[in-house]
């Protein structure tokens, strides 16, 4: 340099923002409530979420046992990581991305 392979989905978490709920504030109203409006520099519900976090389940791959072929047991390794853009209501460890790049 170049080819292949590091599988799939759910659940959650670390995280993120503000469409809605909801919380404070203004407006209104005698006052309440309907309703409007401002605030995510409001902990929070809904929500979005990890290649390099967890956990299950499945499938694939060896290797054992089992005995006539699996609704059985086991293993399955590493991963440092910009700036930018993109989407969604936004934003994010989300997608570009096991990416430039860096050892």
């Nucleotide at each position: 340099g170049u080819a292949a392979a590091u599988g799939u989905u759910u659940u959650c978490u670390a995280g993120g923002g503000u469409u809605c709920c909801g919380c404070a504030g203004g407006c209104g109203c005698a006052c309440c409530a309907u309703g409007c409006u401002u605030g995510g520099u409001c902990u929070g519900g809904u929500c979005c979420g990890a290649g390099a976090g967890a956990a299950a389940a499945c499938a694939c791959a060896c290797a054992g046992u089992a005995u006539u072929u699996a609704u059985c047991u086991g293993u399955g390794c590493c991963a440092c990581g910009g700036a930018g853009g993109g989407a969604u209501a936004a934003a994010a460890g989300c997608c570009c991305g096991g990416g430039a790049g860096a050892u």
This is a predicted structure of a 103-nucleotide RNA (Guanidine-I riboswitch aptamer) from Mesobacillus maritimus. The coordinates come from a structure-prediction model, not an experiment, and the mean pLDDT is 81. Taxonomically the source falls in Mesobacillus (Bacteria, Bacillota, Bacilli, Bacillaceae). Rfam family: Guanidine-I riboswitch aptamer. Gene Ontology term of the family: regulation of gene expression. The sequence was found by an Rfam model in a public genome assembly.